[in-house]
Annotation: The RNA shown here (transfer RNA) has 77 nucleotides and comes from a Bacteroidaceae bacterium. Its Rfam family is "tRNA". Its family is annotated with triplet codon-amino acid adaptor activity in the Gene Ontology. The family's RNA type in Rfam is transfer RNA. The organism belongs to Bacteroidaceae, within Bacteria.

RNA sequence: GGGCUAUUAGCUCAGUUGGUAAGAGCUAUCGCCUCAUAAGCGGUCGGUCCUUGGUUCAAGUCCAAGAUAGCCCACCA
Numbered sequence: 001g002g003g004c005u006a007u008u009a010g011c012u013c014a015g016u017u018g019g020u021a022a023g024a025g026c027u028a029u030c031g032c033c034u035c036a037u038a039a040g041c042g043g044u045c046g047g048u049c050c051u052u053g054g055u056u057c058a059a060g061u062c063c064a065a066g067a068u069a070g071c072c073c074a075c076c077a
Base pairs, nucleotide, nucleotide: 001073002072003071004070005069006068007067010026011025012024013023019057028044029043030042031041032040050066051065052064053063054062
């Protein structure tokens, strides 16, 4: 220097052909249960979907540029 992949909740990740309220598990927190703790059960909280711009009636999803991380290739006297 070139190519590819990923980025969504505090963490690990889903999200179909663009389609109308953005989800799961764990964590946290509250309650039930228990003499008590753990386990178990139920509820609650939690999001600028990496950034900016564009297309569209409508974007997490499509397009462009950029950022960060990872992988591959090339270059380097």